[in-house]
């Protein structure tokens, strides 16, 4: 320089290959709330994400095209 792969909340992960709905789903944590004499431990209940720009579509986390940032190979 070139080909491949990753990027979702405070972390960790599905969904992405084949676009469709209410409100992006789980789990640790975090608020509150019941329960307890009190904690914890359980139960409910909320808050919080699609790496960035454009495109394509009625609809994009998901198709594309550039970026940036991490990884593996080749040179």
């Nucleotide at each position: 320089g070139c080909u491949c792969c990753g990027a979702u909340a405070a972390u960790c992960u599905a969904g992405c290959c084949c676009g469709g709905u209410c409100a992006a789903g789980g789990a640790u944590g975090c608020a509150g709330c019941c329960c307890u004499c009190u904690c914890a431990c359980g139960g409910c209940u909320g808050a919080g994400a699609c790496c960035c720009g454009g495109g394509u579509u009625c609809a994009a986390a998901u198709c594309c095209c550039g970026g940036u940032c991490g990884g593996a190979g080749c040179a």